[in-house]
Context: one part of a larger RNA
RNA sequence: UGACGGGGACCCGCACAAGCGGUGGAGCAUGUGGUUUAAUUCGAAGCAACGCGAAGAACCUUACCAGGUCUUGACAUGCUAGGAACCUCUAAGAGAUUAGAGGGUGCCCUUCGGGGAACCUAGACACAGGUGCUGCAUGGCUGUCGUCAGCUCGUGUCGUGAGAUGUUGGGUUAAGUCCCGCAACGAGCGCAACCCUUGCUACUAGUUACCAGCACUUCGGGUGGGAACUCUAGUAGGACUGCCUGUGAAAGCAGGAGGAAGGCGGGGAUGACGUCUAGUCAGCAUGGUCCUUACGACCUGGGCUACACACGUGCUACAAUGGCAGGUAUAACGCGUUGCCAACCUGCGAAGGUGCGCUAAUCGCUAAAAGCCUGUCCCAGUUCAGAUUGUAGUCUGCAACUCGACUACAUGAAGUUGGAAUCGCUAGUAAUCGCAGAUCAGCACUGCUGCGGUGAAUACGUUCCCGGGUCU
Numbered sequence: 001u002g003a004c005g006g007g008g009a010c011c012c013g014c015a016c017a018a019g020c021g022g023u024g025g026a027g028c029a030u031g032u033g034g035u036u037u038a039a040u041u042c043g044a045a046g047c048a049a050c051g052c053g054a055a056g057a058a059c060c061u062u063a064c065c066a067g068g069u070c071u072u073g074a075c076a077u078g079c080u081a082g083g084a085a086c087c088u089c090u091a092a093g094a095g096a097u098u099a100g101a102g103g104g105u106g107c108c109c110u111u112c113g114g115g116g117a118a119c120c121u122a123g124a125c126a127c128a129g130g131u132g133c134u135g136c137a138u139g140g141c142u143g144u145c146g147u148c149a150g151c152u153c154g155u156g157u158c159g160u161g162a163g164a165u166g167u168u169g170g171g172u173u174a175a176g177u178c179c180c181g182c183a184a185c186g187a188g189c190g191c192a193a194c195c196c197u198u199g200c201u202a203c204u205a206g207u208u209a210c211c212a213g214c215a216c217u218u219c220g221g222g223u224g225g226g227a228a229c230u231c232u233a234g235u236a237g238g239a240c241u242g243c244c245u246g247u248g249a250a251a252g253c254a255g256g257a258g259g260a261a262g263g264c265g266g267g268g269a270u271g272a273c274g275u276c277u278a279g280u281c282a283g284c285a286u287g288g289u290c291c292u293u294a295c296g297a298c299c300u301g302g303g304c305u306a307c308a309c310a311c312g313u314g315c316u317a318c319a320a321u322g323g324c325a326g327g328u329a330u331a332a333c334g335c336g337u338u339g340c341c342a343a344c345c346u347g348c349g350a351a352g353g354u355g356c357g358c359u360a361a362u363c364g365c366u367a368a369a370a371g372c373c374u375g376u377c378c379c380a381g382u383u384c385a386g387a388u389u390g391u392a393g394u395c396u397g398c399a400a401c402u403c404g405a406c407u408a409c410a411u412g413a414a415g416u417u418g419g420a421a422u423c424g425c426u427a428g429u430a431a432u433c434g435c436a437g438a439u440c441a442g443c444a445c446u447g448c449u450g451c452g453g454u455g456a457a458u459a460c461g462u463u464c465c466c467g468g469g470u471c472u
Base pairs, nucleotide, nucleotide: 007472008471009470010469011468012467013466015462016461019425020424021423022422023421026316027315028314029313030312031311032310033309034307035306042053043052064302065301066300067299068298069297070296073127077126078125079123080122081121082120083119086103087102088101089100090099091098092097107116108115109114129291130290132289133288134287138285139284140280141279142278143276145274150189151188152187153186154185155184156165157164158163169180170179171178195268196267197266198265200237201236202235203234204233205232206231210226211225214224215223216222240262243256244255245254246253247252318418322377323376324375325374326373327372328371334365335364336363339358340357344353345352346351384415389410390409391408392407393406394405395404431454432453433452434451435450436449437448
């Protein structure tokens, strides 16, 4: 000077408390450990690994294993020789590949001999190649403390010096935010603001969106028309403790008015100096080291999907605030031409057939669901719950056996609210309900990222648990 203390003082945070809903028990999904295996590729490991890398493992991916193959190589540059490239067919084989047959002659220059570019084949060597190792050699990127309020510098002053001061103190703030004081005076990185979005208004614009008034109408903003409204998307305004009262030395704080919004209006992006020798050599790059007829490369099949078990994260339930049947209302974000697919027909259905429109404020995905109305069930392992299994199918795809999703019929398991313990959340939040998208042929998606609908309870307080800040 720091760090630490079951030392002290002050302050903060869903940290506790007050509440609401979960996890831990069941079945399943998914990740991990372990075990097994020819292989079950690799990494991630308290918080900060475990629905993580993976925004898609049937082949491919794929890095693993078995078998079959290649050796200047699947990929790059350079040299020599030959041939354009390329296309078609036959045979063997699981394929990689091997053997053979046929067609074919382009572009640029030309002294018509040929040369050049690109591509293919053969040969020799420099070399290629490695998801082999080291994240404790590294770059870059990322997580975490933490969106916590801190971390420093110049000059001056003090101290022999390490260092101190400033940055401490009194108030205040979400904030080292601001005020006052002070041997300090200033400044930088952070805070805040500038950025995006949402909430209000005006102006501009009016199609594909809109329809108040007018007319027509097949009653559908459908048509004429309109530029008001909604909306779209651009430009402005608006909030500043500006005004009032109280309080205070000030900064500020409490209350009020006006206002769509009030004291940071809500949300996002934004992450200081540093810490964890944190993570990543398998995203990429890269030093060193190792392999070089193999630790490189190709193919077929298998594996990553195994299963006495253990843990994490989720989904669905255990029912009547419910299940089932019928009727009926109302979103937003997005996506679509190798695509989204209307309407109609066939099928119980998944879907199939036919086929309109749309490169989309025009057409489609698109039915929102919970909700509301009516009926039924009558507390039961049930008209709850849906695992598991059988049969028959649909679709994608070269191919659904290992190992896809979906449909129909049948089957109908555990489960009656969950021990110790433990998690999330302070408002349009929790809870609950559905919808869209990325990846993607298809799909493990119950994941993730977004979107809207319905919509609570509670906070006395800071003694205690956890984490953090300041002074001592």

A computed fold for a 472-nucleotide part of an RNA from an uncultured bacterium, annotated as small-subunit ribosomal RNA, 3' major domain. The RNAcentral record of the full RNA draws on ENA. Rfam family: Bacterial small subunit ribosomal RNA.